[in-house]
RNA sequence: GGCGGGAUGGCGCAGUUGGUAGCGCGCAGGGUUCAUAACCCUGAGGUCGAAAGUUCAAGUCUUUCUCCCGCAA
Numbered sequence: 001g002g003c004g005g006g007a008u009g010g011c012g013c014a015g016u017u018g019g020u021a022g023c024g025c026g027c028a029g030g031g032u033u034c035a036u037a038a039c040c041c042u043g044a045g046g047u048c049g050a051a052a053g054u055u056c057a058a059g060u061c062u063u064u065c066u067c068c069c070g071c072a073a
Stems, first nucleotide, its partner, number of pairs: 002071006010025004019056001027043005049065005
C1' cells in the first nucleotide's frame, strides 16, 4: 500500500426507513434502615473521531483525513 470491522456521557454498548441521542454500570441528591449494603425515586454528565458535501432536517447517506482491531500477501 490492498480488503474488512470499529470510534456515541467516566466505563461497556444500543440507536430500525434520515426526523427532538438512549440502556446498563458508575457518580450526586433524596426515600427506606439504628446504621451499612440491597431496593425505590430524582438529577447531572454527550455537540456522536476531524473536516467538508447532500438535505427543510445527518449519529445515520457521500467524500477526504486521523486513530484502533483483524485478514491475505
This is a predicted structure of a 73-nucleotide RNA (transfer RNA) from Thalassospira xiamenensis. It matches the Rfam family "tRNA". The family's RNA type in Rfam is transfer RNA. The source organism's lineage runs through Bacteria, Pseudomonadati, Pseudomonadota, Rhodospirillales and Thalassospira. Its mean pLDDT, the model's own confidence on a scale to 100, is 84.